A computed fold for a 1536-nucleotide RNA from Lentisphaerae bacterium RIFOXYA12_64_32, annotated as small-subunit ribosomal RNA.
The source organism's lineage runs through Bacteria, Pseudomonadati and Lentisphaerota.
Its Rfam family is "Bacterial small subunit ribosomal RNA".
The coordinates come from a structure-prediction model, not an experiment, and the mean pLDDT is 85.
RNA sequence: AAAGAUGCUUUUGCUUUGGAGAGUUUGAUCCUGGCUCAGAAUGAACGCUGGCGGCAUGGAUUAGGCAUGCAAGUCGAACGGUGAAGUGGAGCUUGCUCCGCGGAUCAGUGGCGAAAGGGUGAGGAACACGUGAGCAACUUGCCCCCGAGUUCGGAAUAGGCCCGGGAAACUGGGAUUAAUACCGAAUGUGGUUGCCCGCUGCAUGGCGGGCGGACUAAAGGCGAAAGUCGCCCGGGGAUGGGCUCGCGUCCGAUUAGCUAGUUGGUAGGGUAACGGCCUACCAAGGCUGUGACCGGUAGCUGGUCUGAGAGGAUGGUCAGCCACACUGGGACUGAGACACUGCCCAGACUCCUACGGGAGGCUGCAGUCGAGAAUCUUCGGCAAUGGGCGAAAGCCUGACCGAGCGAUGCCGCGUGAGGGAUGAAGGCCUUCGGGUCGUAAACCUCUGUCACCCGGGACGAAGAAUGUGACGGUACCGGGAGAGGAAGCACCGGCUAACUACGUGCCAGCAGCCGCGGUAAUACGUAGGGUGCGAGCGUUAUUCGGAUUUACUGGGCGUAAAGGGUCCGCAGGGGGUUUGCCAAGUCUGAUGUGAAAUACCACAGCUCAACUGUGGAACGGCAUUGGAUACUGGUGAACUAGAGUGCACGAGGGGUGAGCGGAAUUCCUGGUGUAGCGGUGGAAUGCGUAGAUAUCAGGAAGAACACCGAUGGCGAAGGCGGCUCACUGGCGUGCAACUGACCCUCAGGGACGAAAGCGUGGGGAGCAAACAGGAUUAGAUACCCUGGUAGUCCACGCUGUAAACGGUGCGCACUCGAUGUGGGCGGAUUCUGAUCCCGCCCGUGUCCAAGCUAACGCGUUAAGUGCGCCGCCUGGGGACUACGACCGCAAGGUUAAAACUCAAAGGAAUUGACGGGGGCCCGCACAAGCGGUGGAGCAUGUGGCUCAAUUCGAGGCAACGCGAAGAACCUUACCUGGGCUUGACAUAUACCUGACGGACUGUUGAAAGAUGGUCCUUCCUUCGGGACGGGUAUACAGGUGCUGCAUGGCUGUCGUCAGCUCGUGUCGUGAGAUGUUCGGUUAAGUCCGGCAACGAGCGCAACCCGUGUCGUCAGUUGCUAACAGGUAAUGCUGAGGACUCUGGCGAAACUGCCCGUGUCAAGCGGGAGGAAGGCGCGGAUGACGUCAAGUCAGUAUGGCCCUUACGCCCAGGGCUGCACACGUGCUACAAUGGGCGGUCCAGAGGGACGCAAUACCGCGAGGUGGAGCAAAUCCCCAAAACCGCCCCCAGUUCAGAUUGAAGUCUGCAACUCGACUUCAUGAAGCCGGAAUCGCUAGUAAAGGCGUAUCAGCAACGGCGCCUUGAAUACGUUCCCGGGCCUUGUACACACCGCCCGUCACAUCAUGGAAGCUGGCUGCACCCGAAGUCAUUGACCGAACCCGCAAGGGACGGAGGUGCCUAAGGUGUGCCCAGUGACUGGGAUGAAGUCGUAACAAGGUAGCCGUAGGGGAACCUGCGGCUGGAUCACCUCCUUU
Repeated sequence: AAAGAUGCUUUUGCUUUGGAGAGUUUGAUCCUGGCUCAGAAUGAACGCUGGCGGCAUGGAUUAGGCAUGCAAGUCGAACGGUGAAGUGGAGCUUGCUCCGCGGAUCAGUGGCGAAAGGGUGAGGAACACGUGAGCAACUUGCCCCCGAGUUCGGAAUAGGCCCGGGAAACUGGGAUUAAUACCGAAUGUGGUUGCCCGCUGCAUGGCGGGCGGACUAAAGGCGAAAGUCGCCCGGGGAUGGGCUCGCGUCCGAUUAGCUAGUUGGUAGGGUAACGGCCUACCAAGGCUGUGACCGGUAGCUGGUCUGAGAGGAUGGUCAGCCACACUGGGACUGAGACACUGCCCAGACUCCUACGGGAGGCUGCAGUCGAGAAUCUUCGGCAAUGGGCGAAAGCCUGACCGAGCGAUGCCGCGUGAGGGAUGAAGGCCUUCGGGUCGUAAACCUCUGUCACCCGGGACGAAGAAUGUGACGGUACCGGGAGAGGAAGCACCGGCUAACUACGUGCCAGCAGCCGCGGUAAUACGUAGGGUGCGAGCGUUAUUCGGAUUUACUGGGCGUAAAGGGUCCGCAGGGGGUUUGCCAAGUCUGAUGUGAAAUACCACAGCUCAACUGUGGAACGGCAUUGGAUACUGGUGAACUAGAGUGCACGAGGGGUGAGCGGAAUUCCUGGUGUAGCGGUGGAAUGCGUAGAUAUCAGGAAGAACACCGAUGGCGAAGGCGGCUCACUGGCGUGCAACUGACCCUCAGGGACGAAAGCGUGGGGAGCAAACAGGAUUAGAUACCCUGGUAGUCCACGCUGUAAACGGUGCGCACUCGAUGUGGGCGGAUUCUGAUCCCGCCCGUGUCCAAGCUAACGCGUUAAGUGCGCCGCCUGGGGACUACGACCGCAAGGUUAAAACUCAAAGGAAUUGACGGGGGCCCGCACAAGCGGUGGAGCAUGUGGCUCAAUUCGAGGCAACGCGAAGAACCUUACCUGGGCUUGACAUAUACCUGACGGACUGUUGAAAGAUGGUCCUUCCUUCGGGACGGGUAUACAGGUGCUGCAUGGCUGUCGUCAGCUCGUGUCGUGAGAUGUUCGGUUAAGUCCGGCAACGAGCGCAACCCGUGUCGUCAGUUGCUAACAGGUAAUGCUGAGGACUCUGGCGAAACUGCCCGUGUCAAGCGGGAGGAAGGCGCGGAUGACGUCAAGUCAGUAUGGCCCUUACGCCCAGGGCUGCACACGUGCUACAAUGGGCGGUCCAGAGGGACGCAAUACCGCGAGGUGGAGCAAAUCCCCAAAACCGCCCCCAGUUCAGAUUGAAGUCUGCAACUCGACUUCAUGAAGCCGGAAUCGCUAGUAAAGGCGUAUCAGCAACGGCGCCUUGAAUACGUUCCCGGGCCUUGUACACACCGCCCGUCACAUCAUGGAAGCUGGCUGCACCCGAAGUCAUUGACCGAACCCGCAAGGGACGGAGGUGCCUAAGGUGUGCCCAGUGACUGGGAUGAAGUCGUAACAAGGUAGCCGUAGGGGAACCUGCGGCUGGAUCACCUCCUUU
C1' cells in the first nucleotide's frame, strides 16, 4: 500500500486495528522434537571510546556495623521566676548605686505538637492487600454549624533558696511559691438510667414523645474598652480510624488428615465497640480432596515490561494500603501509639568509667567501614509548595525547592557546507594492464550551531500596596573571533548487511547454534577495503516474544513422548420427550463505585523533542435495582424411543466342586533273547555279559488330554479343551406384558489378575533353572550331548508384575459397498426333512470408497464425523534410578525427583551398500582334463640386513624379469675426495676487451681445473659501430629438492561387465518412482510381447584392421603351365599371366531357404547349400563412475624451499654388497630321453658407424678377406620332427652348478663388474608338503626363429613369428568375481560398517554412611525480668467527711502475694542444610585391556516379565509378544 475485519453512517464515504521467520538430526526426504538466533525491555554491570544541553534516575548485595553534623519543636497573649539592650527618676564621691518602665533571653510548671512528615521491605500466605458491601456493635483532638453554660472555694508542687550524695549519669532532704497544673462544692439546657406510649426495621433492635427519682460540667488569658482567643455540657456535620463479611490473591500431596479455647451454648469479665477476646460451667463439636494441617517462597495494589491478543514476567522511581524501627517482651501517656530520633525489662554489640556504675541505637539527610560486578555531595535555601506551634510578628522544618557527581536511561544538537581529477602522494590488492581508499585530501569559496570571550538579562512573587529569589548574573537576547576545540565501537563462513592479502599450520586461537584451524583459512591474528550503529558501540546478566514448546484463544496419545492389565463403583462431571411455575446461570436498561498518576485521543506550554499542563474517552470489574424467559438450572405433573423387568427359544473349552476313562512315558516283577544300546555335524560322557537296548505278559505311579480343531466358540481381562453329574455367572434372538430416565463415565476405593517367585502341608511319571560330566572352541562359566535338584501338579495363604498388545480407554449417534464364517429368527421353496434363495439382529474375519494420516496404514469391529467422562504425554541420557512414604515374609512392587551431561534422541518412507537372506543368470569360477609353480641349481626383481653410499619410485588382486627397449666409465639422480660461482644452459642492459677458431707446446694435477708460451687469423660498415667471442656488474639461470592429499596430461583396476542417464508426461507433500519393472529371448538394457508411459543420449552391436573363399585389375625384384634357348645343376635366359604369390578394387553370410518349436513374436533346435552358419576367428575399440589408486623421477605446472649451494664440473667408488625370506623365470631330474651321423620343411623381421656370401686359418669363440645388397633382387637363416647307430635305469653317456687353466670379441678401460669359446672339474637334483597358477582349438603343451634397446652385455626378460599339435567340459550343489529382481537392516567413511558390557586411568556432579556441626520447630518440665490485672496492704499520704485537737473514716499508694509471661535452662522428638573415613552407581574423556551381546536368519531370531547362574557383554529355565528372516503346507481374500 492493497485486500480483509470492526465501528459509525449521509452508503459516494470516514475511522480504528492489523499475527513474517531462520539454522541445526539424514546420503537425501517428510514428520515429531528439543537446542540456538534475529525483536523489545532494564534501578543494571563490564570492555573500548567520550563534545554540549534538557528531563529523569542512582545501595537491587549485609533489615551488616557506624565517627561527626543536622533531621521536632513551639507558645511569655496559661504560670512563678531570671532579667540584656534601651529608657525615666532619685542619690550623688560624674561614675557608681538605688527605684521604676521595658522586655531580649534562659531553664522550669502548663498547653498543643511529637501517632504527621521522612526511611526500609526484615517479617507476614493473612480480612495483610485489591474490589464490593455491612456496623441497629463503635470511636474521632484540631475544623464547621446549632443549643446551653463558664458560680463558689481549697490544698499542693516544679523552679528558685539552703543543706547533702555521686567520677559521671543523676539524685536525696528541708523551708517557701504561681497557673488554663490539681481537688471539693453549686447549678443541669442537656446527657446517662427505670417505666409507659407511638412509629419503624430482615433480625439482635432503632427513632421520637411522656413520667419518676438518682447521677453528671467548666479556666481563664489579652485588651482602656468594644471585643477577641480560650474552657465546659449536649446534638449534628466533615475528616480520620476501628471491627465484620462476599469474591480475588504463589509453589509443593515425596505434607492427608488437623483441632481441647478447639466448635457451640449459659453466665460473668474486658474493650471505644461485636466476638472464646478472656474466665467458669455445660454439650461434643469444628475444618478438610473446591486441598485442611504442614513445609517453602513472597510486602499487596494502581501500575511496569513484553505480546496481534489471550496470556507471561514483574512490583525500582511516583501514588494508595500494610508491616517494621538494634533483637525479644511489656505497658504508660494520649483523641489517636503499645510509639523510628518516648519509657521499663531481658539479650547481643559498641563506647565512657575513679570499677562502684553509667551511655547508645542513621531501615531520616549527607557521610564512613565492610561485603560486593555495582549505586552519588559530610552542598545551598526555607525564595516557592506543604507541615507544627503561636492572636500575631515569627520560630522550626535534610519534608521540600534547587545545585553537585555518574553517558545509568530517554530526548535534542554538534564535530562543518559548497566546489574541487594531475583521479596527487601514500597504503592495500594485482592477471603487472591496472584497480581501490577517492571528491576523500590538498586547494578555492563560504557558514558560525555547540563550546569560548564581551554586553544586556528574566518568568517563577501569591489578584490593593510595600517587602521577600537558594536556583542565578542561570535560561534567554545582542555582539565578537576562528574550520578553528569535538568519533568511536562492533561486525564482514551460513543464519545476517558486509572480502581480499599476509602470518600461523588441530599450534596459537575463535565460537550464539551449525561449526572453523592438521601449508593456498572470506571462520584464528594483523593489514587494506567494506557493512551496521553512532557519543556511543559491544559483551554479560535477567524478563517477555518468536515457542501453537503447557495449546482458554491454540496441541496431542496404533508405530514418534503418551490409553491405566481388567472390571465394579461412591463423590464429581454429563444427561431423552411434553408442559406449568421460579428466575440462580444467561440477555437487556438504569444507578452507585471503579482515587490520582500511568496508557490512549484532542488541544496547549518549554525554539523542537524528551518532559509537562488541561479536557475527553477508557478503566474490560464489583454491587444494587427494573425487565425478558429461548437455552441451562430448580421445582411440579405427564410420556416411552434410553435403561431395566417378564415370557418363549437358543449356542457355548464361561466358572466351581466331585467322580470316571483310554493312549503314551517312566519304574517294578517275570518270560524270550544277545552284545551292544544310546547320542551327534562327528564324537564322547552315560547304560550294558551282575544280561542292557529290543520284545511279550502283569503291576504301580503321576502328569497331560492326540484325532475332532477351524483365521471357529466363550469370558471384563488374565484365560478356558477327555467324559459324566451337581451348583452357578454372562450373552443372543423373538414377543412387546410391566417399571417410567431408574442412564453414561468415573479421581480416591474395591475385586479379579499369565508365568516366575515365597510360606505351610502333600505329591513327584515326564520335563527341567542351578549343579556335574562329555564335547566344541584360542577360551566356551554358552549353543550340542548324558545325567540332574528346586520347580512344574494339589490344598490353603501371599505376591500383583509381562511385548498384561489390536502396542488402539469406556459409552452413544451418524457416514458407500463387496465377500467369508459362528449363533438365532422370519419369508419363499419343498410330499416331510435336508439343501438352496431372499431379508433382519448379534458376534468374528478379509478387501475397498469418501474421509483421515508424517507416511505406513485405518476405513460401520475407524485411526472417518461428533458428543460425554476418565487416564496419560511435553527433547535424549541420568532414570522403570536415589531419597521419602505406602504395601510385601522375602524377592520386590507402587509413587517418583535433582545435580550433571548431549545437540540431538526419535517415527515413517527413499536411494544405495551389505547379509554366514531368497530367486534367476553369467565367467577357465568350480567341476572334467592337459601342463606348471611351491622342493634343486642358476638368472632376475623385492623385502631384510650391511654399508661412506648400497640413489629414487612401485606395495593385496591392480608392487615384486615393474619405471629399466641394455648400471664396467658415461648413464647416475647416491657416496668420498678435488674444483667453479651470472655459473654446463636461456634472454636483456651497461662497460671493458678481443675475432671466433685452429694448430703446436710448458708447469702442476687423478682428472676437472688453474696458470703460461708460440704461430695463423674473419665478415659487414654510413668508420660511429655491428654480428660473434671473452671478462666485469646486474636482472636472472639452475635444482631427479618437498607436496600425485594443490594440479594438467597419461595410465592401472572393477571390466569388454551390461550397464549408466536424460527430456516430456504421469504418480508421490517429499526424497524419489515410473520409463530401466514384468513374460519370453540374447554374448548383450540383444530383440519381441505387455505395461502411464512416450521418446532420446552414452555404452552393446555394426562401421575399422588382420585372417579364411572367390572374382577382377596389375605382373617386378615374385611365379613358371605351355613355347623356345641354355646349364653339371638352378625361372638361368627369351617369353608368358595360366598357377602360386604380391596388393588395389569388388563379391560373399542375411536365420536368406526348408522342417519343427514358440504368443501367427523375438528367438531357439535340426537340415540343405556353402570356403565360411547363426557374433566365422583374432585384434583395435573401455559407458556413468569407483579406488584422495599410480606418476611433481618422462614432460608440463600452482605453492613452498636452496642460491660460493639442495646448482655445476671431475676422478674413484656405489646402484652388482649377503646369516636370510618371498615373487617371476630358465635348466633339469631323463629312454616320448641323451649322444653321434644322415636328411626335410617356415613365417615374420632386420641390415650402410650395417648385414655380409663364396673362399682360407682356428677344435671353437673367432680371425683374414671381401662378391653382393639402402633390399619380394644380396645377406642374417631354423629347430623339433624323420632315418640309422650307440647308451640300458645308474646320480648314469641324465643334469649341468661350481671351480681351475687357456682363449676370443667389444670397448679409452672388462679388478671391483661383460658376454662368449675350448679343455678340465662334475654340486644340488631321481618329479617336489601345506598350498597354488595357466589354458576350451590351430588353443594348451612342445620346438626353434626374428627383433627393439645396444660399442659390448647381465636376454634365461619383453615384443613378435612360424613349425608340430592334443585332452576335457556330466553339470552349476559348492569356492571366487559379476549382473538383474526381491527381502531385512540400528550400515551411508556404506560389513575392513555399526556397536555392548566389565576392567584400568583422569575429571565432574550425585546417593549411602559410624558420626560431627548449624538452623527452624513440636512436646514436657524448671526458672522467671519488666508489666497489666486481681488480692493484700500493721507502712506512707496535702485536698473530702467527723472531730476543738489528737485522732479516726473514706480514698490512694509503696511493699507483699497470685495468675499470665519474654529471655534463659533441662530432657526428648520431627524437619532442613552443611560436612564425613569408606563405599555405590552415573556422566564425560583421538588412538588402553578382555571378549562379541545387539543391528542381516548378526551366525543359538530378538524382545518383555520373573528366577537362578556367570570376568564381562550375557547364558539357561518358565510363560508371553512379533516390533522375526527363510522355506513348505493349510485357510481366506482379490483379479483373470